[in-house]
RNA sequence: GCGCUAGUAGUCUAGUGGUAUGACGAAAGCUUCCCAAGCUUUAAACCCGAGUUCAAUUCUCGGCUGGCGCA
Numbered sequence: 001g002c003g004c005u006a007g008u009a010g011u012c013u014a015g016u017g018g019u020a021u022g023a024c025g026a027a028a029g030c031u032u033c034c035c036a037a038g039c040u041u042u043a044a045a046c047c048c049g050a051g052u053u054c055a056a057u058u059c060u061c062g063g064c065u066g067g068c069g070c071a
Base pairs, nucleotide, nucleotide: 001070002069003068004067005066006065007064010024011023012022018054026042027041028040029039030038047063048062049061050060051059
């Protein structure tokens, strides 16, 4: 330099066009004499820019970062 691939809450992860899923973690409450465990609730995320579309996490183009391969 070229190609492939990945980027989603604090962490890991599902989601192939229609208000983003689950787990761990956090906060509050219930329970308990106390703690732990358990149960309920809440907050928290689509890497950046442009395009297509009524509508983009999803499709297209460019960029950034990581990984792999070739030279």